[in-house]
């Protein structure tokens, strides 16, 4: 220097192909359970979807350009 993939809650990820209310599970926090605990059950807490522009009533999703990672090629 060229190419491909991938970026979403404190972490592991669904959903992007076919736009229309962003969900799981850990872990956190409250509660029931128990003489206390762990486990189990309920409840809640938590997201500017990597940033920037574009199309669109309407963008995590579609285009473009950025940057960061991991991987071919040179």
């Nucleotide at each position: 220097g060229g190419g491909a993939c991938u970026g979403u809650a404190g972490c592991u990820u669904a959903g992007c192909c076919u736009g229309g209310u962003g969900g799981a599970g850990c872990a956190c926090u409250c509660g029931a359970c128990u003489g206390a605990u762990a486990a189990u059950c309920g409840a809640g807490c938590g997201g500017u979807c990597c940033c920037c522009g574009g199309u669109u009533c309407a963008a995590a999703u579609c285009c473009g350009g950025g940057c960061a990672g991991u991987c071919c090629c040179a």